[in-house]
Context: one part of a larger RNA
């Protein structure tokens, strides 16, 4: 100087407390451990692994296993020879592949040949998701959006170092004020960036009978118009600016006015010096080591989907604040041409047939659901719950047996609020309700990323648990 203390002081955080809803019990989905297996590819392992890499494993993917198979190789550069490239058909085979066969002679040319491509041959070489993340780059997690981490000069100390950065106030903040052997500065904080909330200018193939006219069973449907809504470019607006109190007349704090918004307005992006030899050699790049008729390449089928069991994360429930039947209302944000697909017809339905419009503020996905109104159910393993299983179908796709999704009918398990323990959340939040997208032929999505609808309770307080910051103290630790 640090680190540590079941030392002290001050302070903060959904850390506790106060509340609301969960997990832990059930069924299922998914990931992991374990076990099994020819293989169940590999990685991730306290917080910070376990709906994680994987924004989508039937083949492919795929790295694993089995069988059959190739050896200058699926891919790159160089050399020689032959042939344009390319294409049709047949046979063997599970396919990879092997054999036979048809059409075709193109482009440039100094007529030697050349460019692209294909085949054969030789070797230099290719290739490796093989090992080492404890050799590395890059990227990422975490402490933590915590308020810290340092430097120059000066001063003090023999020196390691100290001072500044400590102290009194204050703040979300090393934020600011005052003081001070310090004076300044840098990386962080804040601001500058994006979205939302108010208004204005400009612009109107979205919106509007707002005002006029026409038309319809009805609808901005038509003429017409940008007033309003909206869309999207620019601008204004918030700064403790104003008032009162308080405070050291400071920084600030408490209250008020005005205002759409008030004291960082709300949310996002943004992550200092560093820690964990944290994670990744399987994104990529790369040192070293290893394989080279195989640890490389292509292929068939299988596996990654196994199942006594254990754990994590979720979904659906156990019902009446509910279930069900009929009718009625209101979004936002997205996506769409190998695509979204209206309407019509067929079907109980999944869907099929046909086909309009739309490269989309124009057309389509597309009826939002919870909600409201009316009826039934009457406390029961039920008109709750829907697992499981049977039969019959639909769709995608060479192909749904291992191993897809959906529909109809039938079947109706466990489950009556979950022990010890444990998690999230402070406001348009929790809870609850639907909608969309990426990946994607299809989909095991209950995941993930977004969008809006309805919309709470509680915060006395900081004794205690956890994590963190500053000062100080002890130490046989570095």
């Nucleotide at each position: 100087u640090g680190a540590c203390g079941g030392g002290g002081g001050c302070c903060c955080g959904c850390a506790c407390a106060a509340g609301c809803g969960g997990u832990g019990g059930a069924g299922c989905a998914u990931g992991u451990g374990g076990u099994u297996u020819a293989a169940u590819u590999c990685g991730a392992u306290g917080c910070a692994a376990c709906g994680c890499g994987a924004a989508g494993a039937a083949c492919c993917u795929u790295a694993c296993c089995u069988g059959g198979u190739c050896u200058u190789g699926a891919c790159a550069u160089c050399c020689a020879c032959a042939g344009a490239a390319c294409u049709u058909u047949c046979c063997a085979g599970a396919g990879a592949u092997g054999g036979a066969u048809u059409g075709g002679u193109g482009c440039c040319u100094u007529c030697g040949g050349g460019a692209a491509c294909u085949g054969u041959g030789a070797g230099a070489c290719a290739g490796g998701u093989g090992c080492u993340g404890c050799a590395u780059g890059g990227c990422u997690g975490u402490c933590g959006u915590c308020a810290g981490c340092u430097c120059g000069u000066g001063u003090c100390g023999u020196g390691a170092g100290a001072u500044g950065u400590u102290c009194g106030g204050u703040u979300a903040a090393g934020u600011c004020c005052g003081g001070c052997a310090a004076c300044g500065a840098g990386c962080g904080c804040a601001a500058c960036c994006c979205a939302c909330a108010u208004c204005c200018c400009c612009a109107g193939u979205u919106g509007c009978c707002a005002g006029c006219a026409g038309g319809u069973c009805a609808u901005g449907c038509u003429g017409g118009g940008c007033a309003c809504u909206c869309u999207g470019u620019g601008g204004a607006a918030a700064c403790u600016g104003c008032c009162c109190g308080u405070g050291a007349u400071a920084a600030g704090c408490g209250g008020g006015a005005g205002g759409a918004a008030g004291g960082u307005g709300u949310g996002g992006a943004u992550g200092a010096c560093g820690u964990c030899a944290a994670g990744u050699c399987c994104u990529c790049a790369u040192g070293g080591c290893c394989c080279u008729u195989a640890c490389g390449g292509g292929u068939u089928g299988g596996g990654c989907u196994a199942c006594a069991c254990a754990c994590g994360u979720g979904c659906u429930a156990c019902a009446a604040u509910g279930g069900u039947u009929a009718g009625g209302a209101c979004a936002a944000a997205g996506a769409g041409u190998u695509g979204c697909g209206a309407g019509c017809u067929u079907g109980u339905g999944a869907a099929a047939g046909u086909c309009a419009g739309c490269u989309a503020a124009u057309c389509u996905c597309g009826u939002a659901a919870a909600c409201c109104u009316a009826g039934c159910c009457c406390a029961a393993g039920u008109u709750c719950a829907g697992a499981u299983u049977g039969u019959a179908g639909g769709c995608u796709g060479c192909a749904a047996c291992u191993c897809g999704c959906c529909u109809a009918c039938a079947u109706g398990a466990a489950g009556u609020u979950g022990g010890a323990a444990u998690c999230g959340c402070u406001a348009g939040u929790a809870a609850u309700c639907g909608c969309u997208g990426g990946u994607c032929a299809g989909c095991c999505a209950u995941a993930c990323a977004g969008c809006g609808g309805u919309g709470a309770a509680u915060c006395c307080g900081u004794u205690c648990c956890c994590g963190g910051g500053c000062c100080u103290u002890g130490u046989a630790c570095a």
A computed fold for a 478-nucleotide part of an RNA from uncultured marine Prymnesiales, annotated as small-subunit ribosomal RNA, 3' major domain. Its Rfam family is "Bacterial small subunit ribosomal RNA". Its family is annotated with ribosome and structural constituent of ribosome in the Gene Ontology. The RNAcentral record of the full RNA draws on ENA. The prediction has a mean pLDDT of 84. NCBI's taxonomy places the organism under Eukaryota, Haptista, Haptophyta, Prymnesiophyceae, Prymnesiales.